The RNA shown here (c-di-GMP-I riboswitch aptamer) has 86 nucleotides and comes from Xylanibacillus composti. It matches the Rfam family "c-di-GMP-I riboswitch aptamer". Gene Ontology term of the family: cyclic-di-GMP binding. Lineage of the source: Bacteria > Bacillati > Bacillota > Caryophanales > Xylanibacillus. The coordinates come from a structure-prediction model, not an experiment, and the mean pLDDT is 82. The model forms 95% of the base pairs in the Rfam consensus.
[in-house]
C1' cells in the first nucleotide's frame, strides 16, 4: 500500500405488518417498525433476471394471450467507499 477477507468498534441503513398519500398496476414517498445488512452506498433504453400491463396487439373476445415505454438495486452484476484483528 494493493488484492482477498470479515473479527472488534464507531457511524448508519431499514423487510413484514400497520397508517396516511401518488399510481391502471407493480412500485413509491411519509410514519411506525426491525427481518435482516459491512456496502441493504450509487447505477434501471443501450449486462443478465424478475414483477406489473393504463395502453397497443392478435384471438376462439363481458375473456385470454403476447408486448415495457412502468418499476424492482434487500436477485445477480457494475462501481465507489469507512474499519483493520486473524
Nucleotide at each position: 500500500u494493493c488484492a482477498u477477507c470479515g473479527a472488534u468498534a464507531c457511524c448508519g441503513c431499514a423487510a413484514a405488518c400497520c397508517u396516511g398519500u401518488c399510481g391502471a398496476a407493480a412500485g413509491g414517498c411519509a410514519g411506525c417498525g426491525a427481518c435482516g445488512c459491512a456496502a441493504a452506498g450509487c447505477u434501471a433504453c443501450a449486462g443478465g433476471g424478475c414483477c406489473u400491463u393504463c395502453c397497443u396487439u392478435a384471438c376462439g373476445a363481458u375473456g385470454u394471450a403476447a408486448g415495457a415505454u412502468g418499476g424492482c438495486a434487500g436477485c445477480c452484476a457494475g462501481u465507489u467507499g469507512c474499519c483493520g484483528a486473524a